[in-house]
Context: one part of a larger RNA
RNA sequence: UUGGGCGUAAAGGGUACGUAGGCGGUAGAAAAAGUUAGAAGUGAAAGGCUAUAGCUCAACUAUAGUAAGCUUUUAAAACUGUUUAACUUGAGAGAUGGAAGGGAAAGUGGAAUUCCUAGUGUAGCGGUGAAAUGCGCAGAUAUUAGGAGGAAUACCGGUGGCGAAGGCGACUUUCUGGCCAUUAUCUGACGCUGAGGUACGAAAGCGUGGGUAGCAAACAGGAUUAGAUACCCUGGUAGUCCACGCCGUAAACGAUGAGUGUUAGGUGUCUGGAGUAAAUCUGGGUGCCGCAGCUAACGCAAUAAACACUCCGCCUGGGGAGUACGCACGCAAGUGUGAAACUC
Numbered sequence: 001u002u003g004g005g006c007g008u009a010a011a012g013g014g015u016a017c018g019u020a021g022g023c024g025g026u027a028g029a030a031a032a033a034g035u036u037a038g039a040a041g042u043g044a045a046a047g048g049c050u051a052u053a054g055c056u057c058a059a060c061u062a063u064a065g066u067a068a069g070c071u072u073u074u075a076a077a078a079c080u081g082u083u084u085a086a087c088u089u090g091a092g093a094g095a096u097g098g099a100a101g102g103g104a105a106a107g108u109g110g111a112a113u114u115c116c117u118a119g120u121g122u123a124g125c126g127g128u129g130a131a132a133u134g135c136g137c138a139g140a141u142a143u144u145a146g147g148a149g150g151a152a153u154a155c156c157g158g159u160g161g162c163g164a165a166g167g168c169g170a171c172u173u174u175c176u177g178g179c180c181a182u183u184a185u186c187u188g189a190c191g192c193u194g195a196g197g198u199a200c201g202a203a204a205g206c207g208u209g210g211g212u213a214g215c216a217a218a219c220a221g222g223a224u225u226a227g228a229u230a231c232c233c234u235g236g237u238a239g240u241c242c243a244c245g246c247c248g249u250a251a252a253c254g255a256u257g258a259g260u261g262u263u264a265g266g267u268g269u270c271u272g273g274a275g276u277a278a279a280u281c282u283g284g285g286u287g288c289c290g291c292a293g294c295u296a297a298c299g300c301a302a303u304a305a306a307c308a309c310u311c312c313g314c315c316u317g318g319g320g321a322g323u324a325c326g327c328a329c330g331c332a333a334g335u336g337u338g339a340a341a342c343u344c
Stems, first nucleotide, its partner, number of pairs: 003316004007298002012312001014200004021193003025087002028084003033080002035076008048066007090190001091187003094183005102176007109153001114148007124135002161168002205246006214240002219235004257311006265289010293300002317344003326337004
């Protein structure tokens, strides 16, 4: 390479959009590029293969036949492609409704912690397994009133909702994206995937400027201990927050790529529609159980890991190693790409 694979054994790209490419609905006509059939030419000889023959056999030798490909030509028209003219079920648009922590900005609220001021009040508070460091007669802790400031939004809250993923939770307003149902008015295959590419992308980290209540790497002290660069305690700076700009990684997980179709049921829940209502039926999500089938097993099972098709990514023994080197990106940290020797 072929093959076989990718939930857990090696293997799904973090996610989306989209270029090239690949693949592509229903019925008709044309032409004939692919395709199929025939003919001609070429395909040197030797060699190969098949058959027969000649050396007693064989090796060896001879004779006959024979391949794909390419070119030309004559036909066929089912399939693929092309052109043309259609269709509506795929896709999209319209109309009417619906649910939601989807996103951005501005504003507002209440609870709590901390701090400040004032009142009451007096000797402790705090902390732990037990203590100590620490705070407190310069009046703490507790309690009442007022004020400041930052961050997070109890209850509702739910295998509940929304979002492509990361993620999103007080309330109000403005701007804005997607989804679902019903209708069947319009377009008429406009679709799917997607190498490169582009955008987004938790936390930590970086740059500049702000902010800093609580928490808290580092650090300091107190304990514990043989030691204790820890676990526990008292403090505490970056950081956590905001604006703008970088970084581009995670067990970025459903460890399960995207799309389409098909394939028993049962039972919750969210949100639509039909039904006067109930029963019931029917969409779209989200869970549990379970048949067929699949699986090494565990398990999956209409939200498939079943049955099929299309496209992309990836794997090919362990270590060396996600290392070295080179290249690209980055302010840096580093990230992406990514070996070999050697060894088992």
This is a predicted structure of a 344-nucleotide part of an RNA (small-subunit ribosomal RNA, central domain) from an uncultured bacterium. The RNAcentral record of the full RNA draws on ENA, Greengenes and SILVA. Rfam family: Bacterial small subunit ribosomal RNA. The coordinates come from a structure-prediction model, not an experiment, and the mean pLDDT is 86.